[in-house]
This record gives sequence, structure tokens and C1' cells, in this order.
RNA sequence: AGCUCAUCAAGACCGGCUGAGGGACAGGCCCUUCGACGCCGGGGCAACCAGCAGAACAUCGCCAGGUGCCAAUUCCUGCGGGAGCCCGAUCAUGGGGCUUGCCGAGAGAUGAGUG
Repeated sequence: AGCUCAUCAAGACCGGCUGAGGGACAGGCCCUUCGACGCCGGGGCAACCAGCAGAACAUCGCCAGGUGCCAAUUCCUGCGGGAGCCCGAUCAUGGGGCUUGCCGAGAGAUGAGUG
């Protein structure tokens, strides 16, 4: 690398350096010279793992050592279905479009494990 499991609607920004891109991909939409992305320093959020207490385990509680995170739901959609509305075709079944914090899958991210 890959595989398995869990989670992803909540939460959390300042300063310095640099200087044109960035939001994974595609489409949309958005952020950005009133300085993006990145790096550094400080601050913060959260609580996956570790640790602590009780305990057989789990749940729950404390803590903040290892990670992670701090525009927008993972920014939205991507594949399949549900519901609603519309279009138009047929004898009929059927078809297409739009909307939807409805469901599932996929992709991605993070953690833990495996390898």
C1' cells in the first nucleotide's frame, strides 16, 4: 500500500513569514491580494487510543500523555431507492426532469487494530 471496525448535522482563531492559489477527484457553488494554500509560534475544540477510579467485561466518570481537528453538513451532488411536484408518450406497463437535513451504497477523512 492493502484489509477490518468505529465515527463523520455538534465544537473550536489569533500573531509572524511567504505570496497565488485553495476547498481530495469531476461538475456546481464558494473562500482568497481586506492575503488564500503552506510553514512557524501561541491559543482553543473534541475525546478515538493511552492513563486513572470503580469493576469480570462493557456502559458510565475523571484526565489530556499519543493522534486528530479549528469557513461552509465530509460545502453540495456523483450510484441505487423512497416521497413530493412537473413534463410528455402509449391501449397499457413504461420514460424523463426538478425538489427533498428521507434511506442505503460508493468515494473521502480521522482514529484503533491488522499486515